[in-house]
RNA sequence: UUAUUAAGAAAGGUGGAGGGAAAGGCCCUACGAAACCUUGGCAACCAGUUUUAUACAAUGGUGCCAAUUCCUACCUCGAAAGAGGAAUCAUGA
Numbered sequence: 001u002u003a004u005u006a007a008g009a010a011a012g013g014u015g016g017a018g019g020g021a022a023a024g025g026c027c028c029u030a031c032g033a034a035a036c037c038u039u040g041g042c043a044a045c046c047a048g049u050u051u052u053a054u055a056c057a058a059u060g061g062u063g064c065c066a067a068u069u070c071c072u073a074c075c076u077c078g079a080a081a082g083a084g085g086a087a088u089c090a091u092g093a
Stems, first nucleotide, its partner, number of pairs: 001093004010039005018028003023072003040065003045061003048056002074085004
C1' cells in the first nucleotide's frame, strides 16, 4: 500500500488470576483467566495442482478455534428505534 473481518472450528497437560487492543459499556473466568506444551480442528491469504478461473486440493508457510473486529465513540439519514458508511485494531500478501 492493498484485500478480508455477519460464516467456521477444542480437548488434554502445566499453571493459578486474570482476560476480551485501547476509553466507556457489556461479558468470560476457581465448573479454573493469561501464558506455555501436546494433540485435534476451522478457513483457504500465499506457495501448490490444473483445463489458467468466479476452479481444485489441504502437502508446505502463515492465521484462527466465546460473544459481528463483542458493542459504542466519528460521519450521513432518522422524532426515536434503527440503518448505512468511515476510523481503529487484527491477519494475509

A computed fold for a 93-nucleotide RNA from a marine eukaryotic metagenome, annotated as SAM riboswitch aptamer (S box leader). The sequence is in RNAcentral, with records from MGnify. Its mean pLDDT, the model's own confidence on a scale to 100, is 84.